[in-house]
RNA sequence: GGUUUGAUCAUGGCUCAGGACGAACGCUGGCGGCGUGCUUAACACAUGCAAGUCGAGCGAUGAAACACCUUCGGGUGUGAAUUAGCGGCGAACGGGUGAGGAACACGUGAAGAAUCUGCCUUCAACUCUGGGAUAACUCCGGGAAACCGGGGCUAAUACCGGAUAUGAGCCUUGAUCGCAUGAUCGGGGCUGGAAAGUUUUUCGGUUGAAGAUGACUUCGCGGCCUAUCAGCUUGUUGGUGAGGUAAUGGCUCACCAAGGCGACGACGGGUAGCCGGCCUGAGAGGGCGACCGGCCACACUGGGACUGAGACACGGCCCAGACUCCUACGGGAGGCAGCAGUGGGGAAUAUUGGGCAAUGGAGGAAACUCUGACCCAGCGACGCCGCGUGUGUGAAGAAGGCCCUAGGGUUGUAAAGCACUUUCAGUAGGGAGGAACUAGCAGGGUUAAUACCUCUGUGAAAUGACGUUACCUACAGAAGAAGAUCCGGCUAACUCCGUGCCAGCAGCCGCGGUAAUACGGAGGGAUCGAACGUUAAUCGGAAUUACUGGGCGUAAAGCGCGCGUAGGUGGUUUGUUAAGUGGGAUGUGAAAGCCCCGGGCUCAACCUGGGAACUGCGUUCGAAACUGCAAGGCUAGAGUGUGUCAGAGGGGGGUAGAAUUCCACGUGUAGCAGUGAAAUGCGUAGAGAUGUGGAGGAAUACCAAUGGCGAAGGCAGCCCCCUGGGAUAACACUGACGCUCAUGCACGAAAGCGUGGGGAGCAAACAGGAUUAGAUACCCUGGUAGUCCACGCCCUAAACGAUGUCAACUAGUUGUUGGUAGAGUAAAAUCUAUGAGUAACGUAGCUAACGCGUGAAGUUGACCGCCUGGGGAGUACGGUCGCAAGAUUAAAACUCAAAGGAAUUGACGGGGGCCCGCACAAGCGGUGGAUUAUGUGGAUUAAUUCGAUGCAACGCGAAAAACCUUACCUGGCCUUGACAUGUACCGAAUUGAGCAGAGAUGUUCAAGUGCUCGAAAGAGAACGGUAACACAGGUGCUGCAUGGCUGUCGUCAGCUCGUGUCGUGAGAUGUUCCGUUAAGUCGGAUAACGAGCGCAACCCUUACCCUUAUUUGCCAGCGAUUCGGUCGGGAACUAUAAGGGGACUGCCGGUGAUAAACCGGAGGAAGGUGAGGACGACGUCAAGUCAUCAUGGCCCUUACGUAUAGGGCUACACACGUGCUACAAUGGGGAAUACAGACGGACGCUAAGCCGCGAGGUGGUGCUAAUCCUAGAAAAUUCUUCGUAGUCCGGAUUGGAGUCUGCAACUCGACUCCAUGAAGUCGGAAUCGCUAGUAAUCGCGAAUCAGCAUGUCGCGGUGAAUACGUUCUCGGGUCUUGUACACACCGCCCGUCAUACCAUGGAAGUGGAUUGCACCAGAAGUAGAUAGUCUAACCUUCGGGAGGGCGUUUACCACGGUGUGCUUCAUGACUGGGGUAAAGUCAUAACAAGGUAGCCGUA
Repeated sequence: GGUUUGAUCAUGGCUCAGGACGAACGCUGGCGGCGUGCUUAACACAUGCAAGUCGAGCGAUGAAACACCUUCGGGUGUGAAUUAGCGGCGAACGGGUGAGGAACACGUGAAGAAUCUGCCUUCAACUCUGGGAUAACUCCGGGAAACCGGGGCUAAUACCGGAUAUGAGCCUUGAUCGCAUGAUCGGGGCUGGAAAGUUUUUCGGUUGAAGAUGACUUCGCGGCCUAUCAGCUUGUUGGUGAGGUAAUGGCUCACCAAGGCGACGACGGGUAGCCGGCCUGAGAGGGCGACCGGCCACACUGGGACUGAGACACGGCCCAGACUCCUACGGGAGGCAGCAGUGGGGAAUAUUGGGCAAUGGAGGAAACUCUGACCCAGCGACGCCGCGUGUGUGAAGAAGGCCCUAGGGUUGUAAAGCACUUUCAGUAGGGAGGAACUAGCAGGGUUAAUACCUCUGUGAAAUGACGUUACCUACAGAAGAAGAUCCGGCUAACUCCGUGCCAGCAGCCGCGGUAAUACGGAGGGAUCGAACGUUAAUCGGAAUUACUGGGCGUAAAGCGCGCGUAGGUGGUUUGUUAAGUGGGAUGUGAAAGCCCCGGGCUCAACCUGGGAACUGCGUUCGAAACUGCAAGGCUAGAGUGUGUCAGAGGGGGGUAGAAUUCCACGUGUAGCAGUGAAAUGCGUAGAGAUGUGGAGGAAUACCAAUGGCGAAGGCAGCCCCCUGGGAUAACACUGACGCUCAUGCACGAAAGCGUGGGGAGCAAACAGGAUUAGAUACCCUGGUAGUCCACGCCCUAAACGAUGUCAACUAGUUGUUGGUAGAGUAAAAUCUAUGAGUAACGUAGCUAACGCGUGAAGUUGACCGCCUGGGGAGUACGGUCGCAAGAUUAAAACUCAAAGGAAUUGACGGGGGCCCGCACAAGCGGUGGAUUAUGUGGAUUAAUUCGAUGCAACGCGAAAAACCUUACCUGGCCUUGACAUGUACCGAAUUGAGCAGAGAUGUUCAAGUGCUCGAAAGAGAACGGUAACACAGGUGCUGCAUGGCUGUCGUCAGCUCGUGUCGUGAGAUGUUCCGUUAAGUCGGAUAACGAGCGCAACCCUUACCCUUAUUUGCCAGCGAUUCGGUCGGGAACUAUAAGGGGACUGCCGGUGAUAAACCGGAGGAAGGUGAGGACGACGUCAAGUCAUCAUGGCCCUUACGUAUAGGGCUACACACGUGCUACAAUGGGGAAUACAGACGGACGCUAAGCCGCGAGGUGGUGCUAAUCCUAGAAAAUUCUUCGUAGUCCGGAUUGGAGUCUGCAACUCGACUCCAUGAAGUCGGAAUCGCUAGUAAUCGCGAAUCAGCAUGUCGCGGUGAAUACGUUCUCGGGUCUUGUACACACCGCCCGUCAUACCAUGGAAGUGGAUUGCACCAGAAGUAGAUAGUCUAACCUUCGGGAGGGCGUUUACCACGGUGUGCUUCAUGACUGGGGUAAAGUCAUAACAAGGUAGCCGUA
């Protein structure tokens, strides 16, 4: 930084960017330098090598040559050399590994007055004299071998005796020193104790003293996890004595004592080599302990000692065990965790290389030998570092690719081309340094020295594994050398195609369901670059364990509450001390590493010199403020005493009245009780009601209170007894006695448990009745545990102020309880002050906000408890407690990316308030039943084209489906096309006719030439045809890619903005409140002030008046008349159509705040918007429409295009919507007679007249229409008939006959006449419209249209009823409230069951591992014992002895065995819950009053 939300703040987890690696994997790979390379099986190992050396210790062997001797066979001597053996030194170093070990193992600092130390150095002294053996060798024997036994010979620097000896041990004695056990230096006495030679320049040997080095022992301090390990220990702790050791020590033994360790974590379990350091980090820390260096431990596993200066010994020995090998089966051999290498394991780690040239080591006098230590090389991009894969120029911005708005853009100066260069690699040539020691010679220095050491010169002879070295030069040629990952956000980098919740991606959030910058490919881009990515593990970010540096009212988190131990912490003052503290000096803190300054490889990595640092530990000096220790004072903290006060504080005993229930008796009669309504229940065997009396248990009305008391739980009638605490006032006393508190102890509601009582009411369980889809519930009737008491347990609650205790400090205001003091009063009331409680506000401050706020959640101090994502889980296992229920302590696997807090805006509520609407109510008329028309669904069909689907689809698109329309189906045709533009050619166009065909179409013939320019030829425009290609065309798909248009909420009163203000913020304010309105309409108030879109108004129609105008309209008056405003005329009226006026709460009264406004009235044609229309805010519904039109993308292109004939859209068991006509008498029929408005009319409306019963025909007049026509309005009115019936109602259906339109009425038109005469007698549940010229009812017209109207849109005629009112239904507005909703209640969400998978608990058991106890056993070895046996050196009186070996035996003890436990791991039929998954099943528990408020504990 990303990620919880619609958005916000905060909490909180997950995740990313960085560094680093002994790595591995994927893809790729040019060179060099420096490093580095079995992290796994301390698994098993073939083969070779890794420790030898010395002949100047010894005997032996003994070539050539030489010398001597010779019996000529040969022998002797010298002798290079050889090595098996004896002997010496080394083999305890070097090299490997990290199994074990939680320990003085390691680190650091001390101690050794408790020690040893080969080789080396220094100093002192010495190196005398004897002796006996034994390997080799030889002979014999055994054995397969390994090897062994016996007889004989021989040497030493092998072994032994004696002499001498400063020293050593013991006894004794003096001095000095030390903290001390003691140490040092002296005197005297006693005891036993050395040696080795060889060569000659020398090297050795012995004794003693010292040094150096190495080793050993002890101690302080430091560094892992676990308490679900709390007690451990008998050589244990100490003492005395002895043994043992180089040395202290229970190290071992005998005896004595009973100690020792432990919450500052003993004992047990798990894990681990430790450190210098390495990685990370600002640091503090965290992680690690490869390479290099120091220490430790180990060497097949276990035990043991020997030798030695040093081992309990990697390449030694003995024994036991496992394994492997050899064997003649009797016996033997072996130990790569040395270097290579092999197998195995594993994701994974190299050559059976060269050399001792250098450095180092062993032996040697030396030459030299040995050295898988080491130096080099080989393999691996495993890491770090360096270099290269070219450089310059080059625009026609080439070709190709990709994209495109078709213009272009990009790849891209990139390439090509041109001009250069040659690092590295290649070939050839040259060529350092690592080499100097050493032996010899000469000289100098040093010294007593011609030893040693060192310097210089000379120096014969040399010495290089690496190595074809580094490096240099030449040659040729751009020649041999670039990839990996990524491109949605975090995070630098975008487009096209493919795919279509598929395939796939993914670190987190998340992409993919037909326009994917997220998958796959491509082009382009970004980042690194001989690499690039991924994975694992680690630090960081993470202040996410918080020492630096966090928290706990509601997010996770205060123990239910107190007392109190250890511990922590502590008032004031004095002087002292110096543990802490701070300062100086000093020792140490290995080297390497890190850091700084230099140097060397061409640079760097790397190597190297110096410095700093190593924050630590020890010693010492001085300081004394603070803390501490010890001492002495003080009184402000704390406590004690005295007086007074309040109180449901606690325990025990007694007692009172009301009420419920029951019992008895009386009165009395049919119900009572219960509910939303009922029923179960009680009652005629007398209930309920009422009266009297009695019994019994439990609880204490009123007072009563944000009153009191108590640590909390909790405590309530009244009285008595016992008892705790608190407050207050004033003084006296003690003198820090205080605070907090792990473990511990006491108390601790309700429920529950045990024993014994008690039992009125209430009431889990249970029963019955209801409710319900069900109802194991809510409601009702009953009812047992229990509730009560005593005693004993349990120990938990949402045990809450969700707020630990104590102390100090920091504005106030108000109420109240109980004190004290004062004022006041006759007494009161009341007031003031003060300290103790308890409540409500509130400043500063704090807080994420809500809120807290002297009773803090403010500012500080002390101490305790607790938290570290959600779930799993307060669960499992183990422990403790409990009679049980259970409580307490308390995990993990697995799983998710969230879970949770506060506040905000919405939405919603079977929340609340206010208001409105034909919303209900009050009315009128309908629908739903019938027939029929029409639309839809369904089913049907070749097709029944398509769309519209709750309100807001369904007489809707369609204001007209016979053809056409037409989009559908069938058949037969066309392919630049029916339509548009462009090119070329031909012909003007056009018209008529014949034939074939269902037609489209095909074919034939005839007529005919125009317009413009031009003299003509010819050219051009329009039109038609032909040809080829660009293209046309599509009612094909996507309304969820879109524009436009429309519906709807809704003509509802709302929706917003600027500035300001408030809030961390989302947001709020304004827009809320009061009054008012049809209205966010207006007024007032107001941290708001203004503004915009809406409302209203402006527009149209209508209602009244005026002015103007007067034909086609009108006719009052005048005249004429065929009696018709017909004519002359008139301009008054009506009307027409232009312009004005009029209505504004303007006036009056009342109400109201004097406002806005409302009510009433006057006037007026009209009165409070006069009536109607047009006009539809921000937005909602992915609402409707790609089939009006337009349009992106996709799809078709001899067809999904075009034209054509016929058919279909009209079908029909059925269902629904909307209408028409009716069911009749307010009516039907007949006759007569009145009165409209608006519209339409030249492809038209059509008159008069005549014909037809009629539809209609004929006719032809008028009319381009205030003139003529459609055109008779109908209901109404008057008269008459019918008489309640399936009718003189109703008209469907059907038969027949016709008319009209039209190419054409079969599918499939309308109308007329005659005949026919169905259902239907007012319609169930339910439901619709309407508030006035409205409903209802009556007719008329128009659009569409050849024809077709019960539909639609208009017009007028007649013309009502009702509205108390807002409880309820529906919808809406506004304020408020709750919310776990935000896809917004058609929301969210819980549990069982069923299925699949995963991890886990229990479990009869089973199999391992570590380990305890008891016992058996006892190899090798060491120590002790030992006449069983053997015995060179010394002694001997020669008999033997001393001493020793073997054997035997005792003690200790490894392996092994038996029995029994603890802990732990794996597994286990079956079983328990948990988690996850998808669209399952059942219900609806929670969230709103969630429809019974929810929740906690318990049964």
Molecule: small-subunit ribosomal RNA
Organism: uncultured bacterium